The RNA shown here (Bacterial RNase P class A) has 394 nucleotides and comes from a soil metagenome.
The coordinates come from a structure-prediction model, not an experiment, and the mean pLDDT is 76.
Its Rfam family is "Bacterial RNase P class A". The family's RNA type in Rfam is ribozyme.
Of the family's consensus pairs, 95% are formed in the model.
RNA sequence: AGACGGCCGGACGGCCGCUGUCGGGGGCAACCCCGAUGGAGGAAAGUCCGGGCUCCACGGAAAUACGGUGCCGGCUAACGGCCGGCGGGGGCGACCCCAGGGAAAGUGCCACAGAAAACAAACCGCCGGCGCAAGGGUUCGCCCCCCGCCGGCAAGGGCGAAACGGUGCGGUAAGAGCGCACCGCGCUGCUGGCAACAGCGGCGGCAAGGUAAACCCCACCGGGAGCAAGACCGAAUAGGGGCGGCCGGCGUGGCGCGAAAGCGCUGACGCAGGGGCAUUUUCGCCCCGUCGCCCGGGUAGGUCGCGCCAGGCGCGCAGCGAUGCGCGUCGCAGAGGAAUGGCCGUCCCGCGCUGCUUCGGUGGUGCGGACAGAACCCGGCUUACAGGCCGUCU
Numbered sequence: 001a002g003a004c005g006g007c008c009g010g011a012c013g014g015c016c017g018c019u020g021u022c023g024g025g026g027g028c029a030a031c032c033c034c035g036a037u038g039g040a041g042g043a044a045a046g047u048c049c050g051g052g053c054u055c056c057a058c059g060g061a062a063a064u065a066c067g068g069u070g071c072c073g074g075c076u077a078a079c080g081g082c083c084g085g086c087g088g089g090g091g092c093g094a095c096c097c098c099a100g101g102g103a104a105a106g107u108g109c110c111a112c113a114g115a116a117a118a119c120a121a122a123c124c125g126c127c128g129g130c131g132c133a134a135g136g137g138u139u140c141g142c143c144c145c146c147c148g149c150c151g152g153c154a155a156g157g158g159c160g161a162a163a164c165g166g167u168g169c170g171g172u173a174a175g176a177g178c179g180c181a182c183c184g185c186g187c188u189g190c191u192g193g194c195a196a197c198a199g200c201g202g203c204g205g206c207a208a209g210g211u212a213a214a215c216c217c218c219a220c221c222g223g224g225a226g227c228a229a230g231a232c233c234g235a236a237u238a239g240g241g242g243c244g245g246c247c248g249g250c251g252u253g254g255c256g257c258g259a260a261a262g263c264g265c266u267g268a269c270g271c272a273g274g275g276g277c278a279u280u281u282u283c284g285c286c287c288c289g290u291c292g293c294c295c296g297g298g299u300a301g302g303u304c305g306c307g308c309c310a311g312g313c314g315c316g317c318a319g320c321g322a323u324g325c326g327c328g329u330c331g332c333a334g335a336g337g338a339a340u341g342g343c344c345g346u347c348c349c350g351c352g353c354u355g356c357u358u359c360g361g362u363g364g365u366g367c368g369g370a371c372a373g374a375a376c377c378c379g380g381c382u383u384a385c386a387g388g389c390c391g392u393c394u
Base pairs, nucleotide, nucleotide: 001394002393003392004391005390006389007388008387010347011346012345013344014343015342016341018039019038020037021036022035023034024033025032026031041371045382046381048380049379050378051377052376053226054225055224056223066222067221068220069219070218071085072084073083074082075081086100087098088097089096090095101217102216106215107214108211109210110209123157124156125153126152127151128150129149130148131147135144136143137142165183166182167181168180169179170178184206185204186203187202188201189200190199191198192197230304231303232302233301240295241294242293243292244291245290246289249271250270251269252268253266254265255264256263257262273288274287275286276285277284309331311330312329313328314327315326316325317324318323348369349368350367351366352365353364354363355362356361
């Protein structure tokens, strides 16, 4: 100078509050008072995955569709997580990064530039043949240069993110897997490995550009919604249903009799009845209203779900490790319009200014101490974070 991993996330005290639980006291009750004790995080966050739990659907399952995952082995309740390997890429290195199955099943796409972006093709160029005005050279035979036509080639240039294997030698008019060696690629055998894969050998002259975070194919996984899930209790008022009363009556009060139930009496008080059919009226039936009682559903509200757990810490054993097993120990927020806070003092850490200094420090003063806050719970991932500590390695 750097790489990787782990940890902390101000401390103590006083005063005033908030909230859960327990104990005591007061109050008809709602609740109040006193005391003790517990009270945010490493991410409580984003709500991105996986599970528990609850309800709905479903005979069990499978398939289609849709969505997700995607090298191999292991761990785990499970995972898209973690661990250990393999392959590829980056770095001098510690180490880091990778949606890392299939492109010789099919379809599609490959902008711009470029001749051509894939059953091929040729802009510049290279080479051969024929012709050839002017110019140059000449040993006078012709040659060179330029140009035209016909043909061969794909080495070199150029375009592009990517150009139909790469490098070298041979070969050729020039070239070309045309031939050969090595590399790559494909097929195949052996060896090692559980496997991904690696190493070695043989064969093939190249046939197979890229893209699947394009369709698609293959393998595996997935029923849906979420604690405002859901369960129980349940008013007032207004609906619904039933029964009964609405005046020669009923209720309340008083008095008398009686063992009581009850009965009788009443110059007291209160009362909501109306309409239709039929009818002299009463009785009866129907409708509306009103009063009382009962039943049932819903709402407000209340209670539960709701804090013991895939739990934290320590030690030991197994394992490279994730992790598992055993023993010991601890009990650790449960609010719900939402508590976990505020002020002061002392100290700590960082920075600025400044004094002293034996240059190691030390004193004064000012400012700052992050990101952020549970809301059913748990395992992960991702993101945010002042400042600081420890370990291993280059």